[in-house]
RNA sequence: UUCUCACCGGGCGAUGGGGUUCGCCUCGUUUUACGUUAAAAGCGAAAGCGCCUUUUUUUGAAAGGCUGAUGACUCCUACCCUUAU
Numbered sequence: 001u002u003c004u005c006a007c008c009g010g011g012c013g014a015u016g017g018g019g020u021u022c023g024c025c026u027c028g029u030u031u032u033a034c035g036u037u038a039a040a041a042g043c044g045a046a047a048g049c050g051c052c053u054u055u056u057u058u059u060g061a062a063a064g065g066c067u068g069a070u071g072a073c074u075c076c077u078a079c080c081c082u083u084a085u
Stems, first nucleotide, its partner, number of pairs: 009026005016076006027044006050066007
């Protein structure tokens, strides 16, 4: 210096927030500050972007329709259905 692994941190897992946990990604660049206890901010990348039917020049695209605030569990909020007051 490079690569890999582990831990921590950050981000992601088709609609919001909190807690726990699982999986996945984890690089680059700009500006400012700082100089033997050395930080902050911005931008981009990665993980991610559901299901069904039909059509078509068919391993792609187009059109139509449907489910769900969870990756999983739980709580809150929003929405929907039913019942009671």

Model confidence (mean pLDDT): 77 of 100. This is a predicted structure of an 85-nucleotide RNA (Fluoride riboswitch aptamer (crcB RNA motif)) from a Nitrospirota bacterium. Rfam family: Fluoride riboswitch aptamer (crcB RNA motif). Gene Ontology terms of the family: response to fluoride and positive regulation of gene expression.